Large-subunit ribosomal RNA, domain II from Euglena mutabilis, 679 nucleotides, folded computationally. Model confidence (mean pLDDT): 82 of 100. A source record names the gene rrn23. The RNAcentral record of the full RNA draws on ENA and SILVA. Lineage of the source: Eukaryota > Spirocuta > Euglenophyceae > Euglenales > Euglena. Rfam family: Bacterial large subunit ribosomal RNA.
[in-house]
Context: one part of a larger RNA
RNA sequence: GCCGGCGACUUAUAGCUAGUGGCUUGGUUAAUGUUUCAAUUCUGCAGCCAUAGUUAAGACGAGUUUUAAAAAGCGCUUAUGUCACUAGUUAUAGACCCGAACCCGGGUGAUCUAAUCAUUACCAGGAUGAAGCUUUACUAAAACAAAGUGGAGGUCCGUACCCACCAAUGUUGAAAAAUUGGGGGAUGAGUUGUGGUUAGCGGAGAAAUUCUAAUCGAACUCGGAGUUAGCUGGAUCUCUUCGAAAUGCGUUGAGGCGCAGCGGUUAACUAUGUUAAAACAAAGGGGUAAAUCACUGUUUCGAUGAUGGCUGCGAAAGUGGUACUGAUUUGUAGCAAAAUAAGAAUACUUUGUUUUAUACAGUUGACCAGUGAGACUGUGGGGGAUAAGCUUCAUUGUCGAGAGGGAAACAGCCCAGAUCAUCGUUUAAGGCCCCUAAAUGUAUACUAAGUGAUAAAGGAUGUAGGAUUACAUAGACAACCAGGAGGUUUGCUUAGAAGCAGCAAUUUCCUUUAAAAAGUGCGUAAUAGCUUACUGGUUAAGUGAUUCUGCGCCGAAAAUGAAUGGGACUAAGUAUACUGCCGAAAACAUGAGAUUAAAAUUCAGUAGAGGAGCGUUCUGUUUUUGUUGGAAUCAAUAGUGUGAACAAUUGUGGACUAAACAGAAGUGAGAAUGUCGGC
Numbered sequence: 001g002c003c004g005g006c007g008a009c010u011u012a013u014a015g016c017u018a019g020u021g022g023c024u025u026g027g028u029u030a031a032u033g034u035u036u037c038a039a040u041u042c043u044g045c046a047g048c049c050a051u052a053g054u055u056a057a058g059a060c061g062a063g064u065u066u067u068a069a070a071a072a073g074c075g076c077u078u079a080u081g082u083c084a085c086u087a088g089u090u091a092u093a094g095a096c097c098c099g100a101a102c103c104c105g106g107g108u109g110a111u112c113u114a115a116u117c118a119u120u121a122c123c124a125g126g127a128u129g130a131a132g133c134u135u136u137a138c139u140a141a142a143a144c145a146a147a148g149u150g151g152a153g154g155u156c157c158g159u160a161c162c163c164a165c166c167a168a169u170g171u172u173g174a175a176a177a178a179u180u181g182g183g184g185g186a187u188g189a190g191u192u193g194u195g196g197u198u199a200g201c202g203g204a205g206a207a208a209u210u211c212u213a214a215u216c217g218a219a220c221u222c223g224g225a226g227u228u229a230g231c232u233g234g235a236u237c238u239c240u241u242c243g244a245a246a247u248g249c250g251u252u253g254a255g256g257c258g259c260a261g262c263g264g265u266u267a268a269c270u271a272u273g274u275u276a277a278a279a280c281a282a283a284g285g286g287g288u289a290a291a292u293c294a295c296u297g298u299u300u301c302g303a304u305g306a307u308g309g310c311u312g313c314g315a316a317a318g319u320g321g322u323a324c325u326g327a328u329u330u331g332u333a334g335c336a337a338a339a340u341a342a343g344a345a346u347a348c349u350u351u352g353u354u355u356u357a358u359a360c361a362g363u364u365g366a367c368c369a370g371u372g373a374g375a376c377u378g379u380g381g382g383g384g385a386u387a388a389g390c391u392u393c394a395u396u397g398u399c400g401a402g403a404g405g406g407a408a409a410c411a412g413c414c415c416a417g418a419u420c421a422u423c424g425u426u427u428a429a430g431g432c433c434c435c436u437a438a439a440u441g442u443a444u445a446c447u448a449a450g451u452g453a454u455a456a457a458g459g460a461u462g463u464a465g466g467a468u469u470a471c472a473u474a475g476a477c478a479a480c481c482a483g484g485a486g487g488u489u490u491g492c493u494u495a496g497a498a499g500c501a502g503c504a505a506u507u508u509c510c511u512u513u514a515a516a517a518a519g520u521g522c523g524u525a526a527u528a529g530c531u532u533a534c535u536g537g538u539u540a541a542g543u544g545a546u547u548c549u550g551c552g553c554c555g556a557a558a559a560u561g562a563a564u565g566g567g568a569c570u571a572a573g574u575a576u577a578c579u580g581c582c583g584a585a586a587a588c589a590u591g592a593g594a595u596u597a598a599a600a601u602u603c604a605g606u607a608g609a610g611g612a613g614c615g616u617u618c619u620g621u622u623u624u625u626g627u628u629g630g631a632a633u634c635a636a637u638a639g640u641g642u643g644a645a646c647a648a649u650u651g652u653g654g655a656c657u658a659a660a661c662a663g664a665a666g667u668g669a670g671a672a673u674g675u676c677g678g679c
Base pairs, nucleotide, nucleotide: 001679002678003677004676005675006674011093012092013091014090015089016088017087018086019085020084021083022082023081026049027048028047033042053060054059063074064073065072096234097233099231103224104223105222106221107220108219114198115197116196117195118194119193121191122190123188125157126156127155128153132149133148134147135146136145161185162184163183165182166181167180168179169178200216202212203211204210209218237613238612239611240610241609242608247260248259249258250257251256261371262370263368264367265366266365267364268363269362270361275357276356277355278354279353280352281351282350283349284348291340292339296336297335298334301331302330303329308324309322310321311320312319313318374399375398376397378395379394380393381392382391383390404415405414406413419592420591421590422589424588425587426586430582431581432580433567434566435565439579441578442577443576444575445574446573452569458554459553462551463550464549465548466547467546468545469544470543471542479538480537481536482535483534485511486510487509490504491503492502517532521530522529593603594602614668616665617664618663619662620661621660622659626656634651635650636649637648639646640645
């Protein structure tokens, strides 16, 4: 891992609700006693509920309490109960099942290991050479010195022994800590055998939360114990009706719970077009969007110039000046969630009319829930960076709990809400060259970029269309031919400055001219030279400028290899208009089922509520059903039923077993790192 077996809402007592039944001349017994083989019967007038309420109570009583008295409160005048059973639910119990780490109590452990006690055992060999002593020398005597002797030491080197610093191997190992090669201690705080001692709220500890039998921030074992688990996982047959929530308030509350909200079941009431929804009409209040600047603030540039400063004159009073300060008033131009003189659309409220809805809508009571992590799209806002598949509100829709078609694929987008059947029909969104169902459709344009089939500021004689304007057969634009002069090298400056280094010149002048600047750009040291403006000719019909649109171009760099879905396309791209067709579980058609007394409506569905059934084991009753002329079982087979399931036939098998109606449950498995067995 697979297969097979086992495996989870039970039981007791009490309360509440519903249904069913008995009695209702109210109902009913409990313990006890009695009877019976047993089931049970009878007894039991204790008690409980109901029959009357009010009051704290005395008490009174269809009333009563408060009060001096009333108002007022709760009751009555309309009464249905009670005892069982069944179902649901709640409480108490292990209370749907499995699951802790812990806590407490009683015991068992020091054959491992820690310390310690008693008693044993062990440490090859070599090296070093302390004290002391002796002798010599020396001395008054010593000390000091030398030689010898001596044999100290948590001394040195190194076996056994003990340890465990490094590396490799090993890592489902040879081994739940080892092996191999090196390493440290090795007469000591040494190592070691045996036997004792210390015990868990403890012991021991050269101290590491270290050891205390592969277990240690508190051993193991049994018990309390099915501890508790607001947590995770799991929870077994069918059909059928309805069908949520992810919000508010509170919470030692935030992944829990309580109340409300939203669902289901049931009953009553409202209302006979009431009610609900939609559309239209009417009547309302508003202070949002936009707008505005009168108010509150803020703010651009001006005008005005109070007050103050500085300053002149003056003895002072005063009177002047000022390019400083800048109140007020005013012109101009703006801004605002916490500004508004004024002010929409929607929305909301009320009324009316119409349409739709076979009472559908609403309210209330009772009982039973689940939910209280929501997600995205559109719209209006806050936070953030007018970032996020971000976060937080409001408001729609969808998903959640929704299948089908489209968007290549794609919970939240678009279309559309699946009772079942049909090789029937019509459409929606979206499509119609091939993949791929349907147009190689029609008309008029545009695009040349594979734009289509990703992006900005900015850039450009891309191209198509429009507007305004200038020049042009008295010849434009472009091209070509020719001219482009003189005063003068203007003046100044300067080494030089001659149109062209620089400065000056409010007209930069005058002359000859068809025209020609005191010079547009190259160029020279300065001249020179080339060129332009300007003019004539040749040619010949359009040529410039500005601006508004459509579609394109550049701008354009990302990490595995490349993506209009691909092929491919010059339309099979884009714009406008039109006609067909395809296209869904939508609509329609035909048939069937459920719902219901019968119809009509209705019949997507998670959590959840309700209803109806199937099957398993055992028991009772009846037929005693079947059965060695073959039961159960197992296997196969185009049967029946909406389904759980049920039959029939054949084979297998070799002794039990079926149906109907009831009853009782160890009553249904695919999941629980389930559990046991097999492989």